SAM riboswitch aptamer (S box leader) from a Gammaproteobacteria bacterium, 122 nucleotides, folded computationally. Lineage of the source: Bacteria > Pseudomonadati > Pseudomonadota > Gammaproteobacteria.
RNA sequence: AACUCAUCGAGACCGGCUGAGGGAUAAGGCCCUUAGACGCCGGGGCAACCGCCAGGCUUAACCAACCUGGAAAGGUGCCAACUCCUGCGACUCCUGCGUGAGCGGGCGUCGACAGAUGAGCG
Numbered sequence: 001a002a003c004u005c006a007u008c009g010a011g012a013c014c015g016g017c018u019g020a021g022g023g024a025u026a027a028g029g030c031c032c033u034u035a036g037a038c039g040c041c042g043g044g045g046c047a048a049c050c051g052c053c054a055g056g057c058u059u060a061a062c063c064a065a066c067c068u069g070g071a072a073a074g075g076u077g078c079c080a081a082c083u084c085c086u087g088c089g090a091c092u093c094c095u096g097c098g099u100g101a102g103c104g105g106g107c108g109u110c111g112a113c114a115g116a117u118g119a120g121c122g
Stems, first nucleotide, its partner, number of pairs: 003120006013043005021032003027086003044079003049075002052070005083114001088111004093106005
């Protein structure tokens, strides 16, 4: 790398350097950006996946798993906009065309795919 599982509508600043693009991907939107974005560095912060502490559950007892709460020293992560929106499929509803089967359009909901992060595996 690939694979497995979990989560993804909340939250989070200041300065220095640089200098033209950036927001994952084809595409369509929309937004950020020389009033300096993106990126890098320093400091700060947010959060709670691993890890830490306590209790519960359970057991003869312990460990593990699961649940609840706490702290945030350690390992990560993150600090514009719902993963910025759509984008593939299904469905309710509304609507246009059609004799009909059906074919289009518009919100909405759900589910995938993909992505990001963590843990495991490797």